[in-house]
Bacterial RNase P class A from an Acidimicrobiia bacterium, 378 nucleotides, folded computationally. NCBI's taxonomy places the organism under Bacteria, Bacillati, Actinomycetota, Acidimicrobiia. Its mean pLDDT, the model's own confidence on a scale to 100, is 77. The model forms 93% of the base pairs in the Rfam consensus. The RNAcentral record of the sequence draws on ENA. It is recorded under the gene name rnpB. Its Rfam family is "Bacterial RNase P class A". About the family: Ribonuclease P (RNase P) is a ubiquitous endoribonuclease, found in archaea, bacteria and eukarya as well as chloroplasts and mitochondria. Rfam classes the family as a ribozyme.

RNA sequence: UGAGUCGGCCGGGCGGCCGCGUGCCGGCCCGUUCGCGGUGACCGGUCCGAGGAACGUCCGGACUCCACAGGGCAGGAUGCUGGGCAACACCCAGUCGGGGCGACCCGCAGGAAAGUGCCACAGAGAACAGACCGCCGAUGGCCCGCGAGGGCACAGGUAAGGGUGAAACGGUGCGGUAAGAGCGCACCAGCGCCCGGGGCGACCCGGGCGGCUCGGUAAACCCCAUCCGGAGCAAGGUCAGACAGGGAGAGAGCUGCCCGCUCGCCGACACUCCCGGGUAGGCCGCUAGAACCGUCGGGUAACCGCCGGUCGAGAAGGAUGGCCGCCACGGACGCGCAAGCGCCCGUACAGAAUCCGGCGUACAGGUCGACUCACCAC
Numbered sequence: 001u002g003a004g005u006c007g008g009c010c011g012g013g014c015g016g017c018c019g020c021g022u023g024c025c026g027g028c029c030c031g032u033u034c035g036c037g038g039u040g041a042c043c044g045g046u047c048c049g050a051g052g053a054a055c056g057u058c059c060g061g062a063c064u065c066c067a068c069a070g071g072g073c074a075g076g077a078u079g080c081u082g083g084g085c086a087a088c089a090c091c092c093a094g095u096c097g098g099g100g101c102g103a104c105c106c107g108c109a110g111g112a113a114a115g116u117g118c119c120a121c122a123g124a125g126a127a128c129a130g131a132c133c134g135c136c137g138a139u140g141g142c143c144c145g146c147g148a149g150g151g152c153a154c155a156g157g158u159a160a161g162g163g164u165g166a167a168a169c170g171g172u173g174c175g176g177u178a179a180g181a182g183c184g185c186a187c188c189a190g191c192g193c194c195c196g197g198g199g200c201g202a203c204c205c206g207g208g209c210g211g212c213u214c215g216g217u218a219a220a221c222c223c224c225a226u227c228c229g230g231a232g233c234a235a236g237g238u239c240a241g242a243c244a245g246g247g248a249g250a251g252a253g254c255u256g257c258c259c260g261c262u263c264g265c266c267g268a269c270a271c272u273c274c275c276g277g278g279u280a281g282g283c284c285g286c287u288a289g290a291a292c293c294g295u296c297g298g299g300u301a302a303c304c305g306c307c308g309g310u311c312g313a314g315a316a317g318g319a320u321g322g323c324c325g326c327c328a329c330g331g332a333c334g335c336g337c338a339a340g341c342g343c344c345c346g347u348a349c350a351g352a353a354u355c356c357g358g359c360g361u362a363c364a365g366g367u368c369g370a371c372u373c374a375c376c377a378c
Base pairs, nucleotide, nucleotide: 001374002373003372004371005370006369007368008367009366010365012327013326014325015324016323017322018321020049021048023046024045025044026043027042028040029038030037031036051349055360056359058358059357060356061355062354063232064231065230066229075228076227077226078225079224080094081093082092083091084090095109096107097106098105099104110223111222115221116220117217118216119215132162133161134158135157136156139155140154141152142151143150144149170188171187172186173185174184175183189213191210192209193208194207195206196205197204198203236284237283238282239281245275246274247273248272249271253269255267256266291310292309293308294307296305297304298303328347329346330345331344333342334341335340
C1' cells in the first nucleotide's frame, strides 16, 4: 500500500417561529354550610415527552386470575460436555466434525449392532444384493480324434475388470485358482472389546486382541434422557349509573269505582326496595427495575458480589411533528497547478401501548480497537 477477519460505539448538532400529548399552576364554568370543593372536546403559563432496533411476536420469565391428592398414558419442547442465568430454544468456555493459506467462520452435534419404513432417475442389481458386458468352463454334458488331446459354451462357476449411480457390500500388494474371491498372508483404514495415561466431563494419547467389514436416512415413524397445568393487562381489582321494561312492599299522599258522607276492597299515578346491572362509564393495575453507570473484589469468560452515583412518556381515535437559518457528514457538477472555493441534491430503518431477558430481521452514513494474509521499502 492492497485484500480481508472479529468486536464495540454513534446514528445529526445549535438557534428562531408555529403546533401536539400527560401532569402541575392560574383563569373560565358549576356547586356551596362562603371554609372550600368539583368539572373539562375551553383559554394562558410551565415541566417532561421514543429506539438501537421501540419492529417481528419466535422463545423464556415477572405479574394476575382460573384449575390442582398421588401415579401413569397421550401430547409438546429440548438434545455433544461443563458452566452462567429468574428462566430459555439464550450466553460463555471447551470437545468433535466441516470450510478457509490465515485471522477466523459454520454445525438442525443423542441412538441406524432395538424394531419398522424409505432410498428418485439411471442401472442386471439399492441391502443379509446383483451375472448386462466381460472372464472361466477345473467338474458334468455335446462334438472331433485310434490316442495324447482339441473344440463348443448347454449346465454351471466368478464381484478381479467395464458400464449405471449420490451411494454397488473395505484399499494396496503378494500368494492362490479353471477363472476368481479375506480364500490365505503383510501393511493400511474402519468397527468392537480390553489395558495404561491425561481431563470434572464431552473427549484425547499410547498399547494389545478379535472376527473380517457391518451402506445412507431419525428436519421418517420410533427408542432413550430431561423439562412442561390453562389463559393472558381486553389479565385482574375497585367505585358505580341512566332510560325503557319487569317484580315486591307500605299504607301516611292523590285519584278512579259511589247521588252525598264514612268505612272497606280493587286498580292507576307518585313513593321505597329489588331486577335491568356489578352492565355503560370512571379510577387503580401503570411504570424504580432480575434497571443503568463507575470503583474494587472473585471468575479464562458468560456472570456474580460489595460500595457509590444516576433516573422521570404512560396515552386510549392513541401525542412526541413541521418550516426557516447556520453548521456537520456524504455525493454529483463547475472553477483552480494545488490547498481549496462555489452551487445543487441527499442524511437511513423505523416508531412506545403491562414490564423484563433473549433471538431474528431492517438500516443512509460515520467512527474506534484488536488481528490475519500478500507485496514493497528500511